[in-house]
Context: one part of a larger RNA
């Protein structure tokens, strides 16, 4: 190495692009690397194996043969892989026309709520709680009306609904802008899949530097509960949560399920587009997503079934008994918190 795996048992990098390299459509030539036949040469002895033959047997020694699956060199094939030249359109991609869409950045902007100030009404309580206390309130609170401020979120719409690789995105208006589907088949003519490093993207919290700072609320005070309560519940409040640039790279970054591509019964909702048909709101029929139920098959089972975990191939990453430990040390990286790559003694 040669095996077996990776939904939940050990095990799918959070997700892109994309270097090498791997693996790659149909069809003609020519080529002869790789393939595959024959020949020559070598492939030391000894060793293994077969057949013999000596030590009284064995071991152990001797003789012969095979067999060293291996390089070399040279004829020969020309199906497959490779190389070339050329052709193709079924993959890919452009190009026309059309559609949906919380896809991204940016800029204005609009109600409801909240919570403060200022008026006016108006009096003794309010808030809160399982029950209370802390807390506010006669310097007029809670209610209730008018005005004003500020900040953050966007009620219905609203859905196993859309959109995006992923994180993720929801008031409305504008601009720029990025991917996706349907048609039509006009053009190029394999340009593809993967994808070690490499890069970029990446909730929440966290850090710097300035700003904001309504509501919420960690640390923290106090009031309860309790045997205690560094908790649960309360009444406060400070990082924080918001913006602008810069770091951080980690989550149950989960479908716990890698891209990609083909091939395997359907039957139901749903969402975006096409054709067709008619009784004009339905029915058939197709693409393309997103749910349920199921055949076959798969699975230890539970389940999973065209959106596969069924049957096959190509590339990547991972795993290999618990703990010790995702730790030590050591390299990179971060400003730090940490991250990240990663054992061993021991031990069961």
């Nucleotide at each position: 190495c040669u095996g077996g795996g990776c939904g939940u048992a050990a095990a799918g990098c959070g997700c892109g692009c994309g270097u090498a390299g791997g693996c790659g459509g149909u069809u003609u030539g020519u080529u002869a690397a790789g393939u595959u036949a024959g020949a020559c040469g070598u492939g030391a002895a000894a060793u293994c194996c077969c057949g013999g033959g000596g030590c009284u047997c064995a071991a152990c020694c001797c003789c012969g043969g095979a067999a060293c699956u291996g390089c070399g060199u040279u004829u020969a094939a020309a199906a497959c892989u490779g190389a070339u030249a050329g052709a193709c359109u079924a993959g890919a991609g452009a190009c026309c026309g059309g559609a949906a869409g919380a896809g991204g950045u940016g800029a204005g902007u609009g109600g409801a709520a909240u919570u403060c100030c200022c008026a006016g009404u108006g009096u003794a309580g309010a808030g809160g709680u399982g029950a209370a206390a802390u807390u506010c309130g006669u310097a007029g609170a809670u209610a209730u009306u008018g005005g004003g401020a500020a900040g953050a979120a966007c009620a219905c719409c609203a859905g196993u609904g859309g959109c995006g690789a992923a994180g993720g995105c929801g008031g409305c208006u504008c601009a720029c802008u990025g991917g996706u589907c349907c048609g039509g088949u006009u053009c190029u003519g394999a340009c593809g899949c993967u994808g070690a490093g490499g890069u970029g993207c990446g909730a929440a919290a966290g850090c710097g530097u300035g700003g904001g700072g309504a509501g919420c609320a960690a640390a923290c005070a106090g009031g309860a509960u309790u045997a205690g309560a560094u908790a649960c519940c309360c009444u406060g409040g400070u990082a924080g949560u918001c913006c602008a640039c810069g770091c951080c790279g980690u989550a149950a970054a989960c479908g716990a399920u890698g891209a990609g591509u083909g091939c395997u019964a359907g039957a139901u909702g749903u969402c975006g587009g096409g054709a067709g048909g008619c009784u004009u709101g339905c029915c058939u029929u197709u693409c393309g997503g997103u749910g349920u139920c199921g055949c076959a098959g798969c699975u230890a089972a539970c389940g999973c079934g065209u959106u596969a975990a069924g049957c096959a191939c190509u590339c990547c990453g991972c795993c290999u008994g618990g703990g010790g430990a995702g730790u030590a040390c050591g390299g990179c990286c971060g400003c730090a918190a940490g991250g990240u790559u990663a054992a061993a003694a021991c031990u069961c």

Small-subunit ribosomal RNA, central domain from an uncultured Alphaproteobacteria bacterium, 348 nucleotides, folded computationally.
Its Rfam family is "Bacterial small subunit ribosomal RNA". Gene Ontology terms of the family: ribosome and structural constituent of ribosome.
The full RNA is in RNAcentral, with records from Greengenes.